RNAcentral holds the sequence, with entries from ENA. This is a predicted structure of a 76-nucleotide RNA (transfer RNA) from a Patescibacteria group bacterium. The organism belongs to Bacteria candidate phyla, within Bacteria. Rfam family: tRNA. It is annotated as a transfer RNA.

RNA sequence: ACCGGCGUAGCUCAGUUGGUAGAGCGACGGUCUCCAAAACCGCAGGUCGCAGGUUCGAUUCCUGCCGCCGGUGCCA
Numbered sequence: 001a002c003c004g005g006c007g008u009a010g011c012u013c014a015g016u017u018g019g020u021a022g023a024g025c026g027a028c029g030g031u032c033u034c035c036a037a038a039a040c041c042g043c044a045g046g047u048c049g050c051a052g053g054u055u056c057g058a059u060u061c062c063u064g065c066c067g068c069c070g071g072u073g074c075c076a
Stems, first nucleotide, its partner, number of pairs: 001072007010025004019056001028042004049065005
């Protein structure tokens, strides 16, 4: 330099012919308990990496950029 993959909640990840963004764990609150743990119930938490484009509508399609991972190549 080129090619490919990935970037979504605090963490691990789902999410397709474009149509209101989810799960598990964790946090917080409650029940239970002498207290705690476990279990059960509830609740909050998201500019979907950034910026543009297409569209009535974009996490999803297109372009550029940034970061991480892998591969190929060059080395005057």